RNA sequence: UGCGGUGUGGAGCAGAUGGUCAGCUCGCCAGGUUCAUACCCUGGAGGCCGGGGGUUCAAGUCCCUCCACCGCUA
Numbered sequence: 001u002g003c004g005g006u007g008u009g010g011a012g013c014a015g016a017u018g019g020u021c022a023g024c025u026c027g028c029c030a031g032g033u034u035c036a037u038a039c040c041c042u043g044g045a046g047g048c049c050g051g052g053g054g055u056u057c058a059a060g061u062c063c064c065u066c067c068a069c070c071g072c073u074a
Base pairs, nucleotide, nucleotide: 002072003071004070005069006068007067010026011025012024013023019057028044029043030042031041032040050066051065052064053063054062
């Protein structure tokens, strides 16, 4: 310099062909259970999807641009 990949609750990930859906595991909080802790069971909080713009009746999903990280290349 160019090319490719990734960016979604605290962590790791899913999210076909735009709408039915923002979901899974762990973690966190509360309750149950226990002499108690853990395990287990039940419930709950927490994300508007890296930033901005566009297309569309409708965008996490399509397009443009920028940013960060990873890899390849010179």